Model confidence (mean pLDDT): 87 of 100. A computed fold for an 82-nucleotide RNA from a marine sediment metagenome, annotated as c-di-GMP-I riboswitch aptamer. The sequence is in RNAcentral, with records from MGnify.
[in-house]
RNA sequence: GAUAAAGGCAAACCCGUUGAAAAACGGGGACGCAAAGCCAGGGGCCUACGGGAAUAUUUCCUAUGGCAGCCAGGUUACCGAA
Numbered sequence: 001g002a003u004a005a006a007g008g009c010a011a012a013c014c015c016g017u018u019g020a021a022a023a024a025c026g027g028g029g030a031c032g033c034a035a036a037g038c039c040a041g042g043g044g045c046c047u048a049c050g051g052g053a054a055u056a057u058u059u060c061c062u063a064u065g066g067c068a069g070c071c072a073g074g075u076u077a078c079c080g081a082a
Stems, first nucleotide, its partner, number of pairs: 001079001008033002013028006031069001037075003042071002044067003050062005
């Protein structure tokens, strides 16, 4: 980062599995992505099993759980026109 080439990944949704949930994994499927490859150390966001507080049996707080397709950052990588 191009009306290039070779490719790559795979949103929503559906099915199955795990999980308390968020979500993840596998199959199908493509919204899109020049890192939508990897990393949870920074910011932010999601969930609350468990724990705590309140009380009219529910509400609130909390990450040790998650999101890399939220942002910044680190790191690796294909091609090579302006």